[in-house]
Context: one part of a larger RNA
């Protein structure tokens, strides 16, 4: 000097209180373990593995197993240097990530004090989201971090356009600029500089939000995205490579994370009313016909503010049901039947009939959130033939409660204070 303390004082965070909703208990999806099993490829394990790597495992994918082939090899440009490897070391490494945490904190020069290791400064004080400013001072100034420059929303202005419409004209988009700075008034503290209240505004004290991660910790995570040291396997012909089939989808069980429900602020029928983000030429696919329905035929229009996906839904106006394991709830099965692909047995998806199961609000114990936030309701997309998406990652619809307050419980700072620990 650190680092720990069931010392200490200060501060601060949905950290606890305060309130909504859950989760743990039902099914069923999804991942993991464990079991199996010819295989059940592989990596991820507290927070910071487990709907994580995968933003799509029927063949492919595919790295796994069986069984067959190939051996300058899959890949016909070179060239003879071998080429291949998702073999092994992430504790040899680049690169990238997570996490403490967008936490407010790490550090330096030049002086000063020290025997010295170091110290100061970075301490106090008041202040902030913040080592944010200020005041004080053996310091003085300085970098990386805070913030601001960047993007999106609100408001208003002048320009230009496409599309709507018979035009006028309006929304609407880019694009410039203008507007918030404690500027202004009133109080409280000696200043300084905050704090409270008010005015004028769309907008008020950082006006919401996003991007952006300091020195470093976890010999954190990845050789299976690539990249690359070193080992290893390849005329013993395979750890390379190609095909058919299987697995990765198993199932006594055990844990995560999600949908749905257990109903009356509901369920079911019929009427009607308003979104915003996207996507589209091997696409979206309208009208109109057939079919209860998935879906079919059909064929107009759109390289899209023009056409289409395209029905919003919860709302709202009617009606039935009458507190039942029900007109709730939908598992599971039967049976017909669409789709998408060479092929839906293993092992897709929808639809129509039947079937109708746990389940009457969940034990210890756990989570998320502070405002257009929970909560709740549809809409859109990546990937993608098709889809096991209830899953990600967006949009907008209607719209709460509660924070008294820091003793407590988990974190993280600053100062201090004790240590037999480094």
């Nucleotide at each position: 000097a650190g680092a720990c303390g069931g010392g200490g004082a200060c501060u601060c965070g949905c950290a606890c209180a305060a309130g909504c909703g859950g989760u743990g208990g039902a099914g069923c999806a999804u991942g993991a373990g464990g079991u199996u099993u010819a295989a059940u490829u592989c990596g991820a394990c507290g927070g910071u593995a487990a709907g994580c790597g995968a933003g799509g495992a029927a063949c492919c994918u595919u790295a796994c197993c069986a069984g067959g082939g190939c051996u300058u090899g899959a890949a016909a440009u070179u060239g003879a240097a071998c080429a291949g490897g998702u073999g092994c070391u992430g504790c040899a490494c680049g690169g990238u990530u997570g996490u403490c945490g967008u936490c407010a904190g790490c550090u330096c020069g030049u002086g000063u004090u020290u025997u010295g290791a170091a110290a100061u400064g970075u301490u106090u004080c008041c202040u902030u989201a913040a080592g944010u400013g200020g005041a004080u001072u053996a310091a003085c100034g300085a970098g990386c971090g805070c913030a601001a420059c960047c993007c999106c929303c609100a408001u208003c202005g002048u320009g230009u356009g496409u599309u709507a419409u018979a035009a006028g004209u309006g929304u609407c988009a880019c694009a410039c600029g203008a507007a918030a700075c404690u500027g202004c008034c009133c109080u409280a503290c000696c200043a300084a500089g905050u704090a409270g209240g008010g005015a004028g505004g769309a907008a008020g004290g950082a006006g919401g939000g996003g991007a952006u991660g300091a020195c470093g910790u976890c010999a954190a995570a990845u050789c299976a995205g690539c990249g690359u040291g070193g080992c290893c396997c390849u005329c013993u012909g395979a750890u390379g490579c190609c095909c058919u089939g299987g697995g990765c989808u198993a199932c006594a069980c055990u844990c995560g994370u999600g949908c749905u429900a257990c109903a009356a602020u509901g369920g079911c029928c019929g009427g009607u009313a308003c979104a915003a983000u996207g996507g589209g030429u091997u696409g979206c696919c309208a009208a109109g016909a057939c079919g209860c329905a998935a879906g079919u035929c059909g064929g107009a229009g759109c390289u899209a503010a023009u056409c289409c996906c395209a029905a919003a839904a919860a709302g709202c106006c009617g009606g039935c049901c009458c507190c039942a394991g029900u007109u709730c709830g939908g598992a599971u099965u039967g049976a017909g039947g669409g789709c998408u692909g060479a092929a839906a047995c293993u092992c897709g998806c929808c639809c129509u009939c039947a079937u109708g199961a746990a389940g009457c609000c969940g034990g210890a114990a756990u989570c998320g959130c502070u405002a257009g936030u929970a909560a709740u309701c549809g809409u859109g997309g990546a990937u993608c033939a098709g889809c096991c998406a209830u899953g990600c990652c967006a949009c907008g619809g209607u719209g709460a409660a509660u924070a008294c307050g820091u003793u407590c419980u988990c974190g993280a700072g600053u100062c201090u204070u004790g240590u037999a620990c480094u």